[in-house]
Context: one part of a larger RNA
């Protein structure tokens, strides 16, 4: 001078930040990932009203465009968490992919025809104590399957430009194969045209949300090279898929990535292999700089999720809060068998010198979903805890005596404490009560207005306008009251600002070095006095 510290003694506010460094040791309890009814078939209850009633209740009708659960879409791969492992399959930094992928999102082109057969929930009956689960009966889709179409894409063959440093890439046509589709609504409609209980529905137009194919973009991502990237030679060899080639397989894709056969290579004192320690970096602290030290907070990346293997789904995951399997632990249990993973927010014990609430809210920013209203969200945004910092302000202001009392110290004559208190005027940060409200809000929305869509002045979509309405928690103004409730700690021998008197007598202590203390200790311990700093001061680690 720094700090994610601690400890000791003190402690008034506020504003911003920080807060399990040790057990990646072991977890009670709530909560952290849902959404969508405008994909689908289903559908209670309680309460209200009517009727009937044998007064016990029973039926309807509402409630109900509900709750609920189940099919199916999207999303759970993100956001949050820690730093075990990784010395390189990492990070940084710069290049390559002519060796690649991409759900959602933007631009574009094109198409959406025809037909099936299930199945959950449901009802029926069955095991089991529970997790769960077994037959039989039915039923819906934007679940599933099947065929038709192919502008297009791909796949094989071979051709023309063209480009490349090479396999080759890119663009054309042409022949033979392969691959699609899903609908939705209580959006709107003049004609027409079928039905029709004469209210209407439905074809059919058309908005608007999806399908399906394909091209292009944008971010986002995989992979490959170059350099860099901690100790150790008391670790010198070191490799057999090993190191290269042919072919197979394999992936999105190059590639011993895998397998056969084939060569016998490949690395290494410019430190290979091994051994130890480590997450890397932008940064941070420190220095005058060069350095050196470190990687908490907050951004990038990587890496893991109770240990250890695996693959599933899917546009992506070998998957924190998903599936199996095995370990170990912990709980249920009817003993047959089941159940769980806070390295998420809180919180609990243990461990430790040592670290905070089992709070509010989705007001706002972000995410997930939906057409939208919303809903959901321990992301976040707020409070609460703690002088852990870093920074603001206060503890009052003026006047007031050769100077009170008290304590000290005395050469006893005075000196010090000291304008300090007392009194006396005054303010009122802050603190209390009261009363008000701009701000943090932008959204959403009735309506209007214009513009696009359209056969349309409906409807819908943008853009303006904007009745009405959102705030968890904050900060603000204004009035009233009264000096009232707010000061400590270390040090005083030298280094180092600041000194005397008592006690003790190599004891008791002190001590960061030198070194005090054996009877006048400026160095112990006390007291009065000074000196530093100040809501803080020391002491202790640790790093320049």
């Nucleotide at each position: 001078a720094a700090c994610g510290a601690a400890c000791g003694c003190u402690g008034g506010c506020g504003g911003c930040a920080u807060g399990g460094c040790u057990a990646a040791a072991a977890c009670a309890u709530g909560c952290a990932a849902g959404u969508c009814g405008a994909a689908c078939g289903c559908g209670a209850a309680a309460g209200u009203u009517u009727c009937c009633u044998u007064c016990g209740g029973g039926a309807a009708a509402u409630g109900a465009u509900u709750a609920g659960a189940g099919u199916g879409g999207c999303g759970a791969a993100a956001g949050g968490g820690c730093g075990a492992g990784u010395a390189a399959u990492g990070c940084a930094u710069g290049g390559g992919u002519a060796a690649c992928g991409u759900a959602c999102c933007c631009c574009g082109a094109g198409c959406a025809c025809a037909a099936g057969g299930a199945u959950a929930g449901c009802c029926g009956u069955g095991g089991g104590a529970a997790a769960c689960u077994g037959c039989g009966g039915g039923u819906a889709a934007u679940a599933c399957u099947u065929g038709a179409u192919g502008a297009g894409a791909c796949c094989a063959c071979g051709g023309u430009g063209u480009c490349a440093u090479a396999u080759g890439g890119c663009a054309c046509a042409g022949c033979g194969g392969u691959c699609a589709a899903a609908g939705g609504g209580u959006g709107g409609g003049g004609a027409u045209c079928u039905c029709u209980u004469c209210g209407g529905a439905g074809a059919c137009c058309u908005g608007c949300c999806g399908g399906c194919u394909u091209g292009g973009g944008a971010g986002c991502g995989g992979c490959c090279c170059a350099u860099g990237u901690c100790c150790u030679a008391u670790c010198a060899g070191c490799u057999u898929g090993u190191u290269g080639g042919u072919g197979u397989g394999g992936u999105a894709a190059c590639g011993g990535c895998u397998c056969a056969c084939c060569a016998a290579g490949g690395c290494a004192a410019u430190g290979a292999c091994g051994g130890g320690u480590a997450g890397c970096g932008g940064g941070a602290c420190u220095g005058a700089g060069a350095g050196g030290u470190u990687g908490a907070c907050c951004c990038g990346c990587c890496g893991c999720a109770u240990u250890g293997g695996g693959a599933c789904u899917g546009a992506g995951a070998c998957a924190c809060u998903g599936c199996c399997c095995a370990g170990a632990c912990u709980c249920c249990u009817a003993c047959g068998g089941g159940a769980g993973g806070c390295u998420g927010c809180a919180g609990u014990a243990a461990c430790g010198a040592a670290u905070a609430u089992u709070g509010g809210a989705c007001a706002a920013u972000g995410a997930a979903c939906g057409a939208a209203a919303g809903u959901u969200u321990g992301a976040u945004c707020c409070a609460g805890c703690a002088a852990u910092g870093c920074c603001g302000c206060g503890u009052g202001u003026a006047g007031g005596a050769c100077g009170a009392a008290g304590c000290c110290c005395u050469u006893c004559g005075g000196g010090g404490u000291g304008u300090a208190a007392a009194c006396u005027a005054c303010u009122g940060u802050c603190c209390g009560g009261g009363a008000c409200u701009a701000c943090c809000a932008a959204g959403u929305a009735a309506u209007a207005g214009a513009g696009g869509c359209c056969a349309a002045u409906a409807c819908c979509c943008u853009c303006u306008u904007g009745c009405g309405u959102u705030g968890a928690g904050g900060c603000g103004u204004c009035c009233c009251g009264a000096a009232g409730a707010a000061a400590g700690u270390c040090a005083c021998g030298g280094c180092u600002a600041a000194c005397u008197u008592c006690g003790u007598g190599c004891c008791a202590g002190c001590a960061g070095c030198c070194g005090c203390g054996g009877u006048a200790a400026g160095a112990c311990g006390a007291a009065g006095g000074u000196g530093g700093c100040u809501a803080g001061c020391g002491u202790u680690g640790u790093u320049c």
Model confidence (mean pLDDT): 80 of 100. Predicted 3D model of a 544-nucleotide part of an RNA (small-subunit ribosomal RNA, 5' domain) from an uncultured bacterium. RNAcentral holds the full RNA, with entries from ENA and SILVA.